[in-house]
A computed fold for a 468-nucleotide part of an RNA from an uncultured bacterium, annotated as small-subunit ribosomal RNA, 3' major domain. Its mean pLDDT, the model's own confidence on a scale to 100, is 87. It matches the Rfam family "Bacterial small subunit ribosomal RNA". Its family is annotated with structural constituent of ribosome and ribosome in the Gene Ontology.
Context: one part of a larger RNA
RNA sequence: UGACGGGGGCCCGCACAAACAGCGGAGCGUGUUGCUUAAUUCGAUGCGACGCGAAGAACCUUACCUGGGCUUGACAUGUAGGGAAAAGCCGUGGAGACACGGUGUCCUUCGGGGCUCUACACAGGUGGUGCAUGGCUGUCGUCAGCUCGUGUCGUGAGAUGUUGGGUUAAGUCCCGCAACGAGCGCAACCCUUGCCCUAUGUUGCCAGCGGAUAACGCCGGGGACUCGUAGGGGACUGCCGGGGUCAACUCGGAGGAAGGUGGGGACGAGGUCAAGUCAUCAUGCCCCUUAUGUCCAGGGCUGCAAACACGCUACAAUGGCCGGUACAAAGGGCUGCUAUCCCGUGAGGGUGAGCGAAUCCCAGAAAGCCGGUCUCAGUUCGGAUUGGAGUCUGCAACUCGACUCCAUGAAGCCGGAGUUGCUAGUAAUCCCGGAUCGGCACGCCGGGGUGAAUACGUUCCCGGGCCU
Numbered sequence: 001u002g003a004c005g006g007g008g009g010c011c012c013g014c015a016c017a018a019a020c021a022g023c024g025g026a027g028c029g030u031g032u033u034g035c036u037u038a039a040u041u042c043g044a045u046g047c048g049a050c051g052c053g054a055a056g057a058a059c060c061u062u063a064c065c066u067g068g069g070c071u072u073g074a075c076a077u078g079u080a081g082g083g084a085a086a087a088g089c090c091g092u093g094g095a096g097a098c099a100c101g102g103u104g105u106c107c108u109u110c111g112g113g114g115c116u117c118u119a120c121a122c123a124g125g126u127g128g129u130g131c132a133u134g135g136c137u138g139u140c141g142u143c144a145g146c147u148c149g150u151g152u153c154g155u156g157a158g159a160u161g162u163u164g165g166g167u168u169a170a171g172u173c174c175c176g177c178a179a180c181g182a183g184c185g186c187a188a189c190c191c192u193u194g195c196c197c198u199a200u201g202u203u204g205c206c207a208g209c210g211g212a213u214a215a216c217g218c219c220g221g222g223g224a225c226u227c228g229u230a231g232g233g234g235a236c237u238g239c240c241g242g243g244g245u246c247a248a249c250u251c252g253g254a255g256g257a258a259g260g261u262g263g264g265g266a267c268g269a270g271g272u273c274a275a276g277u278c279a280u281c282a283u284g285c286c287c288c289u290u291a292u293g294u295c296c297a298g299g300g301c302u303g304c305a306a307a308c309a310c311g312c313u314a315c316a317a318u319g320g321c322c323g324g325u326a327c328a329a330a331g332g333g334c335u336g337c338u339a340u341c342c343c344g345u346g347a348g349g350g351u352g353a354g355c356g357a358a359u360c361c362c363a364g365a366a367a368g369c370c371g372g373u374c375u376c377a378g379u380u381c382g383g384a385u386u387g388g389a390g391u392c393u394g395c396a397a398c399u400c401g402a403c404u405c406c407a408u409g410a411a412g413c414c415g416g417a418g419u420u421g422c423u424a425g426u427a428a429u430c431c432c433g434g435a436u437c438g439g440c441a442c443g444c445c446g447g448g449g450u451g452a453a454u455a456c457g458u459u460c461c462c463g464g465g466c467c468u
Stems, first nucleotide, its partner, number of pairs: 007468007015458002020421004026313008034304002042053002064299007073122001077121007088103006106113002124288002127286003133282002135277003138273001140271001145184006151160003164175003190265004195233007205222002209220003236259001239253005315415001319374007331362003336355002341350003381412001386407007428450007
């Protein structure tokens, strides 16, 4: 000077408390440990690993295993020498890689290029080291801190400034002070959302006028409105009152669509954890070089006594089932989204209009509302499991896909100790879309619908800030 204390003072945060919904019990899904295995590739491991890298493992991916091949190599550059065609297509053998045979006969500025063979330099490595590194990232933490110049003090390390009195979300601001200033952070500038104005109206809109229809902005037309796009305005403690060193500020009020950083996002100081990543990439050193490289087929990453983590579905009547009926937002679409009609109980199949899309399609939103039924039962709850029959994608669903129909109907009657999230359009609940993607979503990322309860308070638990 820091750090630490079951030392003290002050102050924050869904940290506790209050409230709501869960998890921990059941079944299933996913990840992990362990075990197993020829292999079950590798990494991530308290918070900050465990629906994590993986925004999609049947082959491929793929790094693992078994077996079969290759050795200038699957890929790059260069040198020397040589070759004729090469690629492609067909046939034969083979699990294929590949081998053999046939067919085929490139461009040119005539130097050659492209292809291929031999030789040599070299390639290659998801091999090791994240404790040699860059870059990127997590975390404390969106916490309010971290520093510098000059001056002053101290022999010096260093101190002061940054402490103190108030105040704030904030080292935010005010006042004081041997300090005076400044930088990185805070805030603001950026995006989005909430109100208004102006401009502009197509593919969007339709109040008034006219036409037409069974009906529909369908047509003429219109710019009012909604909405889209663009540019402005608006909020600043500006105004009033109380408190206050009448300073910063704070409490209440008016007006206002909105107040006191309006809501949300992007944005993460100096540092900490030898934190994570050599398997995104880059890279030092070490190691392999007829193999630790590379090609191929099949298998594995999906194995299952058990344990944990995160989810989904439930245990029912605020519910299940059946019939009728209403209202979104945000997205995606041409090797694509697919209307309509027909076939099928259905998944789906056939047909094929429209649309590169404010035009057409995905697209039925669901919870909701109206009516009916079930009457407390392991049930008309619950749907696991299993048998059978199918659909689709794909070269191919045995290992190992999703979905449909019929049958089967398991555990489960609200969950011990413990533990998680959340303060408002939030929690809870209900659907919708997208990325990845041939197919596969209970995950992830977004969108809207319905829409609560509670906070006395800061003693205690956890984390953090300042002073001592």